[in-house]
RNA sequence: UUCUUAUCAAGAAAGGCAGAGGGAAAUGGCCCUGCGAAGCCUUAGCAACCAUCCUGUUUCACCAGACAGGAAAGGUGCUACAUCCAUCCGCAAUAGCGGAAAGAUAAGUC
Numbered sequence: 001u002u003c004u005u006a007u008c009a010a011g012a013a014a015g016g017c018a019g020a021g022g023g024a025a026a027u028g029g030c031c032c033u034g035c036g037a038a039g040c041c042u043u044a045g046c047a048a049c050c051a052u053c054c055u056g057u058u059u060c061a062c063c064a065g066a067c068a069g070g071a072a073a074g075g076u077g078c079u080a081c082a083u084c085c086a087u088c089c090g091c092a093a094u095a096g097c098g099g100a101a102a103g104a105u106a107a108g109u110c
Stems, first nucleotide, its partner, number of pairs: 003108006013043005021032003026087004044079003049075002052071008083102001088099004
């Protein structure tokens, strides 16, 4: 960096350094922020995608695989607000609902 698949209204923060921005990008809105933003570090936590282990069912002679459930926490990830909301399309009534696009994360892949 390309593509594919899955998930994205749940959950989980303190301290130190730093010093003005931040919530991906653009526009609009709504927010957070000197009672300290981003970033970095430490510790703690959340979750359970992959790997590991166990149980059941199943194809099955076995191995192996598939599916479901569970344990644990090794590899990641995450710890304001729905991915903060809208934007494009459809329904609808300007409320609202659904989908897409884009993005994020994981696993695989060029």